[in-house]
């Protein structure tokens, strides 16, 4: 150089064959329970999906470049 996978919340993840409020767990936080903590239970809370384009009536998904990661290979 050339090819293959991935990037979603503070982190680890789903999200089906494009369909419409992008979930779920831990972690904060905040009540209940306990002398106090822990641990259990309730609740809250936070991303619009690595960026810029298309393409669609409608993208996290589908196309292209472009970044950063990883594997293969010459």
């Nucleotide at each position: 150089g050339g090819c293959c996978c991935c990037g979603u919340a503070g982190c680890a993840u789903a999200a089906c064959u494009g369909a419409a409020u992008a979930a779920u767990g831990c972690a904060u936080c905040g009540c209940a329970c306990u002398u106090c903590u822990a641990a259990u239970g309730c609740g809250a809370c936070g991303a619009g999906u690595g960026c810029a384009g298309g393409u669609u009536u409608g993208a996290a998904u589908c196309c292209u470049g472009c970044c950063g990661g990883g594997g293969c290979u010459g």